This is a predicted structure of a 477-nucleotide part of an RNA (small-subunit ribosomal RNA, 3' major domain) from Shewanella phaeophyticola. Rfam family: Bacterial small subunit ribosomal RNA. Model confidence (mean pLDDT): 84 of 100.
Context: one part of a larger RNA
RNA sequence: UGACGGGGGCCCGCACAAGCGGUGGAGCAUGUGGUUUAAUUCGAUGCAACGCGAAGAACCUUACCUACUCUUGACAUCUAGAGAAGCCGGAAGAGAUUCUGGUGUGCCUUCGGGAACUCUAAGACAGGUGCUGCAUGGCUGUCGUCAGCUCGUGUUGUGAAAUGUUGGGUUAAGUCCCGCAACGAGCGCAACCCCUAUCCUUAUUUGCCAGCACGUAAUGGUGGGAACUCUAGGGAGACUGCCGGUGAUAAACCGGAGGAAGGUGGGGACGACGUCAAGUCAUCAUAGCUCUUACGAGUAGGGCUACACACGUGCUACAAUGGCGUAUACAGAGGGUUGCAAAGCCGCGAGGUGGAGCUAAUCUCACAAAGUACGUCGUAGUCCGGAUUGGAGUCUGCAACUCGACUCCAUGAAGUCGGAAUCGCUAGUAAUCGUAGAUCAGAAUGCUACGGUGAAUACGUUCCUGGGCCUUGUACA
Numbered sequence: 001u002g003a004c005g006g007g008g009g010c011c012c013g014c015a016c017a018a019g020c021g022g023u024g025g026a027g028c029a030u031g032u033g034g035u036u037u038a039a040u041u042c043g044a045u046g047c048a049a050c051g052c053g054a055a056g057a058a059c060c061u062u063a064c065c066u067a068c069u070c071u072u073g074a075c076a077u078c079u080a081g082a083g084a085a086g087c088c089g090g091a092a093g094a095g096a097u098u099c100u101g102g103u104g105u106g107c108c109u110u111c112g113g114g115a116a117c118u119c120u121a122a123g124a125c126a127g128g129u130g131c132u133g134c135a136u137g138g139c140u141g142u143c144g145u146c147a148g149c150u151c152g153u154g155u156u157g158u159g160a161a162a163u164g165u166u167g168g169g170u171u172a173a174g175u176c177c178c179g180c181a182a183c184g185a186g187c188g189c190a191a192c193c194c195c196u197a198u199c200c201u202u203a204u205u206u207g208c209c210a211g212c213a214c215g216u217a218a219u220g221g222u223g224g225g226a227a228c229u230c231u232a233g234g235g236a237g238a239c240u241g242c243c244g245g246u247g248a249u250a251a252a253c254c255g256g257a258g259g260a261a262g263g264u265g266g267g268g269a270c271g272a273c274g275u276c277a278a279g280u281c282a283u284c285a286u287a288g289c290u291c292u293u294a295c296g297a298g299u300a301g302g303g304c305u306a307c308a309c310a311c312g313u314g315c316u317a318c319a320a321u322g323g324c325g326u327a328u329a330c331a332g333a334g335g336g337u338u339g340c341a342a343a344g345c346c347g348c349g350a351g352g353u354g355g356a357g358c359u360a361a362u363c364u365c366a367c368a369a370a371g372u373a374c375g376u377c378g379u380a381g382u383c384c385g386g387a388u389u390g391g392a393g394u395c396u397g398c399a400a401c402u403c404g405a406c407u408c409c410a411u412g413a414a415g416u417c418g419g420a421a422u423c424g425c426u427a428g429u430a431a432u433c434g435u436a437g438a439u440c441a442g443a444a445u446g447c448u449a450c451g452g453u454g455a456a457u458a459c460g461u462u463c464c465u466g467g468g469c470c471u472u473g474u475a476c477a
Stems, first nucleotide, its partner, number of pairs: 001477002003474003007471007015461002019425005026316008034307002042053002064302007073125001077124002079121005086103007107114002127291002130289003136285002138280003141276001143274001148187006154163003167178003193268004198236006208225002212223003239262001242256005318418001322377007334365003339358002344353003384415001389410007431453007
């Protein structure tokens, strides 16, 4: 000087408390451990692994296993020789592949040849998702959006170092003020960036429709309009600016006015010096080691989907603030030409048919759902719950047996609110309700985004936990 203390002081955070809803019990989905297996590919492992890499394993993916094959190789460059490339068949085989028949002769040319491509031969070499993340780059997590981390000069000390950065106030903040052997500066904080909340202005189509007409069973449907809404460019606006009080005449805090918004208005992006030899050699790159008729490459089938069990994360429930039936209202944000697909018709339905329109403020996915009105059920393992199983189908796709999703009929399991323990959340939040997207042929209860409805509680900081500053002890570095 740090680190540590079941030392002290001050302060903060959904850290506790106060509340609301969960997990832990049930069924299922999903990940992991374990076990099994020919293989169940590999990685991630306290917080910070476990709906994680994977924004999507039937084949492919795929790295694993079995079997069958290849050895200059599936891929790159170089040399020599041959042939355009390519296209269409036949036989064997699970296929890779092997054998074989035909067709085709193009482009540039100084007629020597050349360019692209294919085949053959030899070797230089290729190739490795093989190992080491404790050789590395890059990227990322975490402490933590915590308020810290440092430097120059000066000064103090023999020196390690200190000072500044401590102290008095204050702040979300090393934020600002005052003081001070310090004076300044840098990386962080804040602001500058984006979205959102109000208004003005410009623009007026595909969006809008107040006023004026036309028309319809009805609809901005039509003429027209540029007011309003929206859209998207430019501005205004919030700064403790104003008033009062407290304070040290300071910084600031408390209350108020005006205002759409008030003291960081709300949200996002943004992550200092460093810590964990944290994670990743399987995104990629890379050093060393290693394999080279195999640890490389191809193909078919299987596996990654196994199942006495244990754990994590979720979904659905256990019901009446509910289930079911009929009627009816209101979003936002997205996607669409290998695509989204309307009306109509067929089917109980998944869906089929059909193909208008749309490269989209035009057409379409697309009915939002919870809600509201009426009816029914009457506390029951039920008109709750939907697992499981049988049958019949639909769709995607060469192909749904291992191993897809969905529909209909039948079946109708556990479950009556969950022990110890434990998690999230402070406002348009929790809770609850639907909608869309990426990936994607198909395959979400996951992920990401969007809006609808919309709470309760916070006395307070003694305690638990994490962190910051000062101080103290130390046989630790």